[in-house]
RNA sequence: GAGUUGGCCAGGCAGCCGCUGGGCCGCGUCUCACGUCGGUAGACGCAAGGCGCGACCGAGAGGAAAGUCCGGGCUCCACAGGGCAGGGUGCCAGGUAACGCCUGGGGGGCGCGAGCCCACGGAAAGUGCCGCAGAAAGUAAACCGCCUAAGGGGCUGCCCAUUGCGGGUCGCCAACGGUAAGGGUGAAAGGGUGCGGUAAGAGCGCACCGCGCGCAUGGCAACAUAGCGUGGCAGGGUAAACCCCACCUGGAGCAAGGCCAAAUAGGAAUCCAUUAGCGCGGCCCGCGCUGGGUUCGGGUAGGCCGCAGGAGACGUUUGGUGACGAACGUCCUAGAUGAAUGGCUGUCGGCGCAUCACGCGCUUGCGCGCGCGAUGCGGACAGAACCCGGCUUAUCGGCCGACUCCU
RNA sequence: CGGGGUAUAGCACAGUCCGGUAGUGUACCUGGUUUGGGACCAGGGGGUCCUAGGUUCGAAUCCUAGUGCCCCGA
Repeated sequence: GAGUUGGCCAGGCAGCCGCUGGGCCGCGUCUCACGUCGGUAGACGCAAGGCGCGACCGAGAGGAAAGUCCGGGCUCCACAGGGCAGGGUGCCAGGUAACGCCUGGGGGGCGCGAGCCCACGGAAAGUGCCGCAGAAAGUAAACCGCCUAAGGGGCUGCCCAUUGCGGGUCGCCAACGGUAAGGGUGAAAGGGUGCGGUAAGAGCGCACCGCGCGCAUGGCAACAUAGCGUGGCAGGGUAAACCCCACCUGGAGCAAGGCCAAAUAGGAAUCCAUUAGCGCGGCCCGCGCUGGGUUCGGGUAGGCCGCAGGAGACGUUUGGUGACGAACGUCCUAGAUGAAUGGCUGUCGGCGCAUCACGCGCUUGCGCGCGCGAUGCGGACAGAACCCGGCUUAUCGGCCGACUCCU
Repeated sequence: CGGGGUAUAGCACAGUCCGGUAGUGUACCUGGUUUGGGACCAGGGGGUCCUAGGUUCGAAUCCUAGUGCCCCGA
């Protein structure tokens, strides 16, 4: 100088003015219990509680309070047990209340390295798909090319009137055919190199490498092996396609849920009135409805609880490579409901940008770069709402530790 | 505060489940028809498939994260 990684902070101080809830005190007011006086009405004293005002004391946003993506506590509903369906997770081991999180390890990839990244079970259970191009896209396939043993043709030899016969040969022929070495298509064409082999070729054979399987060894395991044996090598990709395997999994959410409870309307019980009207076929009694009072229950507005002592925080010791656990000690640390946790001023400090001045260097010059000083501006992302553990996303900047590479 | 849906051409919507040319109507342009316009007929152009990353040979579609809009619950 260039990087990697872990952790911390989220401007400090002072003055003035506010906001929210808590503690304590005083005053006012209301409710209610008790005591005294009183014939009653009531008066006085005193305890408790509610509300209002005032004084004092101490407290008051985050690393993400966010997204609501996972997991749990809590609450209500459902539920014998088991299975199916649906959903989720997916190398191994561990941590944890639990997790899709974290730690350690294995495998793969990137980087010189510190280190970083990985949805990383199964494609040999089955099904589907692989457009275009290409001969062929999957129990493979013959377009070009290569090959010619058998067949035909040419040349040559023999016999010969001709037909014919046999051998050799070939830059010959093409139907059927052989061939996956080579070309070409494609993201992908059924191991690689070499030697042998063959008409030409080919794991067809062999050697080495690679691969699969079994055993052995190491490891809890994933897995590894320069070990031993075996198979000529079959099975292209895709499961963030259906699916298979293993494991997990009831639903909804604090507007959950519970308590107190006004006015109005309706309901139930009971009492009064039954004078009047209507119904019980015409009449009487009786019953029911229409009226009024009291009480009760549900429930709305509204209020309260849930709701801040918890998988809590900090410190020390200790077990563990680590995530994390254990013991002991100390502490209490927001609780609003249109929603508080703030505003203004001064000062100090750091960073970035702009302007100006000075100095130095380069340049003919314009100008550029560096250093220093002054002034001005900016000063992040963002705000609890039942709580907690994670993940993800947003974030001006500053501080500390460890490590790597180059000089 | 909690829960759900949606985003594709100027506008309204298909296509997404089960991956392979991005389509329909309307609007726009050109030509025809008409004296001219409308309507009609024929032809044509126009798309960061909300954004970023991943899986795959290949993504509007599958997965992950983010953004905007809409709806529901006292």
Description
Predicted 3D model of RNase P RNA and transfer RNA as a complex of 481 nucleotides. The coordinates come from a structure-prediction model, not an experiment, and the mean pLDDT is 76. It holds a member of the Rfam family "Bacterial RNase P class A". By type it is a ribozyme.